[in-house]
RNA sequence: CCGUGCUAGACGGGGAGCUAGCGGUGCCCUGUAGCCCGCAAUCCGCUACAGCGGGGUUGAAUCCCUGCCCGAGGUUUGCGUGUCUGGGGGACUGUCCACGUCGAGCGGUGAUGACGAUCUGGUCCUGCGCGGCGAAGCGCCGUGAACCUGGUCAGGUUCGGAAGAAAGCAGCCAUAAGCGGAAUGCUUCGGGUGCCGCAGGAACGCCGGAUCUGAGCCGGUCGUCGCGUGACAAGCCUUAGACCCAGGUCGAAGGCAGGUGCACGG
Numbered sequence: 001c002c003g004u005g006c007u008a009g010a011c012g013g014g015g016a017g018c019u020a021g022c023g024g025u026g027c028c029c030u031g032u033a034g035c036c037c038g039c040a041a042u043c044c045g046c047u048a049c050a051g052c053g054g055g056g057u058u059g060a061a062u063c064c065c066u067g068c069c070c071g072a073g074g075u076u077u078g079c080g081u082g083u084c085u086g087g088g089g090g091a092c093u094g095u096c097c098a099c100g101u102c103g104a105g106c107g108g109u110g111a112u113g114a115c116g117a118u119c120u121g122g123u124c125c126u127g128c129g130c131g132g133c134g135a136a137g138c139g140c141c142g143u144g145a146a147c148c149u150g151g152u153c154a155g156g157u158u159c160g161g162a163a164g165a166a167a168g169c170a171g172c173c174a175u176a177a178g179c180g181g182a183a184u185g186c187u188u189c190g191g192g193u194g195c196c197g198c199a200g201g202a203a204c205g206c207c208g209g210a211u212c213u214g215a216g217c218c219g220g221u222c223g224u225c226g227c228g229u230g231a232c233a234a235g236c237c238u239u240a241g242a243c244c245c246a247g248g249u250c251g252a253a254g255g256c257a258g259g260u261g262c263a264c265g266g
Stems, first nucleotide, its partner, number of pairs: 001266006009058003012030004020047005035055005064259006073250006080244001082243008092235002094232002097230005102223003106219004116212008124201006130194002133190006140181004149174004157166003
């Protein structure tokens, strides 16, 4: 160096989580080259040689072991005045917001009586009545029946020896239901009905009137963005999430370097 057989090892790895810890099942990432069966989240198996039990393949190197590089991804920290979205707040800034108040000056009104007080009425509610409007019914007028309504019933029919009798179509008259009309009357019912009446109530606001009193009352404008109270929540404060940024930590795949047997035969 070659061949045969075997052994350690390998037959995916990683992150968070769980756990005293380790590994696994479950979640996520990587990756497609890399076994099978059983167990297992109110978990399963172990104890630093840290999954267990059973079976199989490969096997001394592209494959096993170690170190370094790069780095998908996970996780974590931030007094990062980072961006966006949502919740909360109102101390501060802001507001051509509201109300009150102070001051200045202006206007209107007021002894032909301000403000205020008392009384009264209206506005409001309930009940009753009256009126109006509408509907229906009664009543009124007209019309209205081939036969199954009434009256009168020509002609014709029937009965009869006759006298006469009977039923009865058309026509005419009247009427029922129905249809139409007029709006004068009566009854009942209804309402987005009324400058209507009566009775009762509520409320004390607004409006009107009377009486008392006797001098104010009202409006807007401006102000060391006057002062105060409230409102809003854009800024601001606070909180949560996503993303970005800067660090910490672990780190798949990939790359580079190094390391690792035994027996027999030639």

RNAcentral holds the sequence, with entries from ENA. Bacterial large signal recognition particle RNA from a Dehalococcoidia bacterium, 266 nucleotides, folded computationally. The coordinates come from a structure-prediction model, not an experiment, and the mean pLDDT is 77. It is recorded under the gene name ffs. Lineage of the source: Bacteria > Bacillati > Chloroflexota > Dehalococcoidia. It matches the Rfam family "Bacterial large signal recognition particle RNA". It is annotated as a non-coding RNA gene.